[in-house]
RNA sequence: AGCUACAUGGCGCAGUGGUUAGCGUGCUGGGCCCAUAACCCAGAGGUCUAAGGUUCGAAUCCUUGUGUAGCUA
Numbered sequence: 001a002g003c004u005a006c007a008u009g010g011c012g013c014a015g016u017g018g019u020u021a022g023c024g025u026g027c028u029g030g031g032c033c034c035a036u037a038a039c040c041c042a043g044a045g046g047u048c049u050a051a052g053g054u055u056c057g058a059a060u061c062c063u064u065g066u067g068u069a070g071c072u073a
Base pairs, nucleotide, nucleotide: 001072002071003070004069005068006067007066010025011024012023013022018056027043028042029041030040031039049065050064051063052062053061
């Protein structure tokens, strides 16, 4: 320098144009128990890497930039 993949709650991930962006784990509170763990219930926490575009509607499609990883030279 070129190419490819990825970027979504604290962490790991799903979501492939249309309801309020979900799941696991973690966190907080409560229940259960003699007690702890386990188990059960409830809650807080993200508006999706940035900007622009297409569309009635974008996390999702297009363009450019940024970051990370890999491959090639």
Model confidence (mean pLDDT): 82 of 100. This is a predicted structure of a 73-nucleotide RNA (transfer RNA) from Guillardia theta. The RNAcentral record of the sequence draws on ENA.